[in-house]
Context: one part of a larger RNA
RNA sequence: GAGUGAACGCUGGCGGCGUGCUUAACACAUGCAAGUCGAACGAGAACGGCCCAUAGCUUGCUAUGGGUGUCAGCUAAGUGGCGCACGGGUGAGUAAUGUAUAGGUAACGUGCCCCCUGGAGGGGGAUAACGGCUGGAAACGGCCGCUAAUACCCCAUAUUCCUUGCAGACACAAGUUUGUAAGGGAAAUGGUGUAUUCCGCCAAGGGAUCGGCCUAUAUCGUAUCAGCUAGUUGGUGGGGUAACGGCCUACCAAGGCUAUGACGCGUAGCGGGUCUGAGAGGAUGAUCCGCCACACUGGAACUGAGACACGGUCCAGACUCCUACGGGAGGCAGCAGUGGGGAAUAUUGGGCAAUGGGCGCAAGCCUGACCCAGCAACGCCGCGUGGAGGAUGACGCCCUUCGGGGUGUAAACUCCAUUUAUCAGGGAAGAUGAUGACGGUACCUGAUGAAUAAGCACCGGCUAACUCCGUGCCAGCAGCCGCGGUAAUACGGAGGGUGCAAGCGUUACUC
Numbered sequence: 001g002a003g004u005g006a007a008c009g010c011u012g013g014c015g016g017c018g019u020g021c022u023u024a025a026c027a028c029a030u031g032c033a034a035g036u037c038g039a040a041c042g043a044g045a046a047c048g049g050c051c052c053a054u055a056g057c058u059u060g061c062u063a064u065g066g067g068u069g070u071c072a073g074c075u076a077a078g079u080g081g082c083g084c085a086c087g088g089g090u091g092a093g094u095a096a097u098g099u100a101u102a103g104g105u106a107a108c109g110u111g112c113c114c115c116c117u118g119g120a121g122g123g124g125g126a127u128a129a130c131g132g133c134u135g136g137a138a139a140c141g142g143c144c145g146c147u148a149a150u151a152c153c154c155c156a157u158a159u160u161c162c163u164u165g166c167a168g169a170c171a172c173a174a175g176u177u178u179g180u181a182a183g184g185g186a187a188a189u190g191g192u193g194u195a196u197u198c199c200g201c202c203a204a205g206g207g208a209u210c211g212g213c214c215u216a217u218a219u220c221g222u223a224u225c226a227g228c229u230a231g232u233u234g235g236u237g238g239g240g241u242a243a244c245g246g247c248c249u250a251c252c253a254a255g256g257c258u259a260u261g262a263c264g265c266g267u268a269g270c271g272g273g274u275c276u277g278a279g280a281g282g283a284u285g286a287u288c289c290g291c292c293a294c295a296c297u298g299g300a301a302c303u304g305a306g307a308c309a310c311g312g313u314c315c316a317g318a319c320u321c322c323u324a325c326g327g328g329a330g331g332c333a334g335c336a337g338u339g340g341g342g343a344a345u346a347u348u349g350g351g352c353a354a355u356g357g358g359c360g361c362a363a364g365c366c367u368g369a370c371c372c373a374g375c376a377a378c379g380c381c382g383c384g385u386g387g388a389g390g391a392u393g394a395c396g397c398c399c400u401u402c403g404g405g406g407u408g409u410a411a412a413c414u415c416c417a418u419u420u421a422u423c424a425g426g427g428a429a430g431a432u433g434a435u436g437a438c439g440g441u442a443c444c445u446g447a448u449g450a451a452u453a454a455g456c457a458c459c460g461g462c463u464a465a466c467u468c469c470g471u472g473c474c475a476g477c478a479g480c481c482g483c484g485g486u487a488a489u490a491c492g493g494a495g496g497g498u499g500c501a502a503g504c505g506u507u508a509c510u511c
Base pairs, nucleotide, nucleotide: 001511002510003509004508006507007506008505009504010503013383014382015381016380017379018378019376020375021341026339027338028337030336031335032334035082036081037080040079041078043075044074047073048071049068050067051066052065053064054063055062056061057060089294090293091292098219099218100217101216102215103214104213105212108211109210113207114206115205117203118202119201121155122154123153124152130145131144132143133142134141135140161184162183163182164181165180166179167178168177169176170175190199191198220266221265222264227257228256229255232254233253234252235251236250237249238248239247269291270290271289272288273284274283275282276281296317297316298315299314300313319330320329321328322327347373349372350371351370355369356367357366358365359364386416387415388414389413396407397406398405399404421448422447423446424445425444426443430438455500456499457498458497459496460481461480462479466495467494468493469492470491476483477482
């Protein structure tokens, strides 16, 4: 000098765009953050419709009560489907099971999406809801009975699919591929306003996307850590996985790593980037993007295309809460918000209008993702706090050699313009047909009137800027050198000056 997610002191007019718990991965009251489909299904009657009755009357409308379940309105709860593995948060752990770059997978998977081929024949038994009885304070159950499906099951069929055998071709390391034989394996012909044409179901192939696994190279400090290792290193058989593999297991062999730093200890999420620097390099990893890991702590699996699953399940633990003492409930490192810690970091806001996501044929519903608004000079950028004229130069203040000098065209005063401000009127784009939270916002027009708007640090040298008074090695200053002991340009005040400016200084940290 540059920089910062900054903080502190003094000060503070406006706008745009960003940013905002770096500390306790501390504990959390409350609300919201993941639902949706009635075009899969039984069922129901809250709302609406229809019918009936009564009342008021405006004589076809309102209110109240009753009824209705093919009323191709609707729907709490339930069965079923899809989603809940995305999106959002955090950085604890992790020095390699991570990340980055380049490859490999002849060792693999992939719901939804796209293309293509073929198919959906026959049958069955349940179960929730519901009803009855019943246990419990509750959470939540138990027994009996009834019922539906795109829920579940059985049989049939199936070239390509899977397993096994044989033969050929390619490759020759495992293997790939073609033909053939045996064995095994599907489906919901369901839904609707009705259709061969829509939405779905099954099998197979291809694609796309997204992932799993493997290899090489790179990836902090410490040798005052020098030896480490028993599933350890390799083989064979078996198991397991979507898949290779000590991934697991039995047996066999005795290996494997290491001064090119093994093992241990400490520290740390990694990268794109960011800051600095002429560069090389150094430092860093907030916001945004990619990857990883985690979800009260530890462990485990289930479901599923995908999880070992933040707002799922089970077990154990700590903590908090409820309890009828038998037993239960909970997990903000989602958005707000609270306590605590701290030098320090915001609203318990509006909206789904846009973009995106889930479900749905759709209408639509949900969405603290997101879009906006609020708070904060926290940062960057822009604008303003007036412009011109105006005296040998007012007052005040300061200095003085008492002559005068400085503040100083500065003020007053005259003329002018109106950014901004205030008031009034108009008023968007963002939205392809409809739909605008922002918002009567931005912006435009008119009116008013200098009106609403300047501070902070410094002035001994480095370093731009000097005098007076007070103080008297005191009080104090200080980044370094150093000032202060009676004339201090260095302390404190004043006048003046210098530098920046809605900021200016200080502290901390990085280059």

Source information:
Small-subunit ribosomal RNA, 5' domain from an uncultured bacterium, 511 nucleotides, folded computationally. Its Rfam family is "Bacterial small subunit ribosomal RNA". The literature on the family includes a 2001 paper in Science by Yusupov et al., "Crystal structure of the ribosome at 5.5 A resolution".